[in-house]
A computed fold for a 96-nucleotide RNA from Aquisalinus luteolus, annotated as Glycine riboswitch aptamer. The organism belongs to Aquisalinus, within Bacteria. Rfam family: Glycine riboswitch aptamer. From the family's description: This family represents the bacterial glycine riboswitch. The prediction has a mean pLDDT of 76. The sequence was found by an Rfam model in a public genome assembly.
RNA sequence: UCGCGUUUGGCGGGAGAGCCCGGCCGUUACGACUGGCCGGCACCGAAGGAGCAACCGCCCCGGAAACUCUCAGGUACAAGGGACCGCCGACGCGAC
Numbered sequence: 001u002c003g004c005g006u007u008u009g010g011c012g013g014g015a016g017a018g019c020c021c022g023g024c025c026g027u028u029a030c031g032a033c034u035g036g037c038c039g040g041c042a043c044c045g046a047a048g049g050a051g052c053a054a055c056c057g058c059c060c061c062g063g064a065a066a067c068u069c070u071c072a073g074g075u076a077c078a079a080g081g082g083a084c085c086g087c088c089g090a091c092g093c094g095a096c
């Protein structure tokens, strides 16, 4: 300097699905709006988790998805989270 990486930091991008129903509290001009909590039903999958599998291996057995499940998480805007992608850097390995 270049390449790779199951590692890691920063920046940018980043989807889906009820501002549903009921109760309680607060607010109030005691109608409503709005906020919070609890319960219920419905829905989403791209934190995490789990399952099966193409495939792979040292083939006893094990590793495996963006597929599947929905335990967890999430479902107006905002905020937050967010697999994954890009760029920059660190670290590790290899080559010159």
Base pairs, nucleotide, nucleotide: 001095002094003093004092005091007090008089009088010087011086012085013084018041020040021039022038023037024036025035042075043074044073048071049069050068051067055063056062057061